SAM riboswitch aptamer (S box leader) from a Chloroflexota bacterium, 109 nucleotides, folded computationally.
Rfam family: SAM riboswitch aptamer (S box leader). Gene Ontology term of the family: regulation of gene expression.
The sequence is in RNAcentral, with records from Ribocentre.
The coordinates come from a structure-prediction model, not an experiment, and the mean pLDDT is 78.
Lineage of the source: Bacteria > Bacillati > Chloroflexota.

């Protein structure tokens, strides 16, 4: 990059830097000199590891906790949009569903 299978309203700030920044494109709405990005350090626990536990004759599988060794990640739901439905609204438009699109993990190619 491609594919499969989970998840996505939780959770996490100090230095240095000095102007961006919300992945990317276009619109919106925002975050930023009361400090943008990036580095450092720090921390956080969703995945997957590791360890206790619950419960089983036993193994696995679940479920709870803990740790932080693999990733990831520390503004706002994935910041908002795209399609179907279904309900609410006199209307602009709202909510919930599931779906596309996407991020992450973990297997495969």
């Nucleotide at each position: 990059c491609u594919c499969u299978u989970a998840u996505c309203g939780a959770g996490a700030g100090g230095g240095u830097g000095g102007a961006g920044g919300g992945a990317g494109a276009c619109g919106g709405c925002c975050c930023u000199g009361u400090g943008a990005a990036a580095c450092c350090c720090g921390g956080c626990a969703g995945c997957c590891u590791g360890c206790g536990g619950u419960g089983a004759c036993g193994u696995a599988g679940a479920c709870c906790g803990c740790a932080a060794g693999g990733u990831g990640c520390c503004a706002a739901g994935u910041c908002c949009g795209c399609c179907g439905g279904a309900c609410c609204g006199a209307a602009g438009g709202g909510u919930c569903c599931g779906g596309a699109a996407g991020a992450u993990a973990a297997g495969a190619g």